The prediction has a mean pLDDT of 82. This is a predicted structure of a 121-nucleotide RNA (SAM riboswitch aptamer (S box leader)) from Paenisporosarcina sp. OV554. Taxonomically the source falls in Paenisporosarcina (Bacteria, Bacillati, Bacillota, Caryophanales).
RNA sequence: UUCUUAUCUAGAGAGACCGAGGGACAGGCCCUUUGACGUCUCGGCAGCGGGUUCAACUUAAUUGUUGAACACUGUGCCAACUCCUGCAAGCGAAUGUACCUAAUCGCUUGGAAGAUGAGAA
Numbered sequence: 001u002u003c004u005u006a007u008c009u010a011g012a013g014a015g016a017c018c019g020a021g022g023g024a025c026a027g028g029c030c031c032u033u034u035g036a037c038g039u040c041u042c043g044g045c046a047g048c049g050g051g052u053u054c055a056a057c058u059u060a061a062u063u064g065u066u067g068a069a070c071a072c073u074g075u076g077c078c079a080a081c082u083c084c085u086g087c088a089a090g091c092g093a094a095u096g097u098a099c100c101u102a103a104u105c106g107c108u109u110g111g112a113a114g115a116u117g118a119g120a121a
Base pairs, nucleotide, nucleotide: 001121002120003119004118005117006116007115008114013042014041015040016039017038021031022030023029025086026085027084028083043078044077045076047075048074049073050072051070052069053068054067055066056065057064082113087110088109089108090107091106092105093104
């Protein structure tokens, strides 16, 4: 880097340095010289893999399955639902004397894209 797979409305910030952009992309909206983003230190969160302990069932057998707990370990994360939308389908609103079409807005479902873990190449 690519592929497969699971999850993504929960949770968690202080200090130092730097100095103008940042929130993946596009649009929107937002954060930011009251110092963002980034780096470092310390702290925290608990999603995934591992580990340990406990319980139930199970097995010849800590043998296997399920559930719970613990931040011990490998990662991850600590503005905003992945900040919102992006493509498709369905439903509704509004405008209008009425009907149809298109556009607009909202909701639901599925998908795309992205992020993180695990496995593989």

It was read from a public genome assembly, where an Rfam model found it. Its Rfam family is "SAM riboswitch aptamer (S box leader)". About the family: The SAM riboswitch is found upstream of a number of genes which code for proteins involved in methionine or cysteine biosynthesis in Gram-positive bacteria. The SAM riboswitch acts at the level of transcription termination control. The predicted structure consists of a complex stem-loop region followed by a single stem loop terminator region. An alternative and mutually exclusive form involves bases in the 3' segment of helix 1 with those in the 5' region of helix 5 to form a structure termed the anti-terminator form.